[in-house]
RNA sequence: GCGGUUGUAGCUCAGUUGGUAGAGCGCCACCUUCCCAAGGUGGAGGUCCCGGGUUCGAGCCCCGGUAGCCGCU
Numbered sequence: 001g002c003g004g005u006u007g008u009a010g011c012u013c014a015g016u017u018g019g020u021a022g023a024g025c026g027c028c029a030c031c032u033u034c035c036c037a038a039g040g041u042g043g044a045g046g047u048c049c050c051g052g053g054u055u056c057g058a059g060c061c062c063c064g065g066u067a068g069c070c071g072c073u
Base pairs, nucleotide, nucleotide: 001072002071003070004069005068006067007066010025011024012023013022019056027043028042029041030040031039049065050064051063052062053061
């Protein structure tokens, strides 16, 4: 230099054919208990890597950039 792949909550990851952004763990509050743990209920938490484009509407499609990983030279 070239190609592929990945980037979504604090962490690990889903997200179908473009149509209200989700799960598990963690965190907070409450319930339960003499206390702890376990369990139950509820809640908070998001610039969907960045910038543009297409569209009534983009996490998803298109272009460019960027970071990690893999391969080629």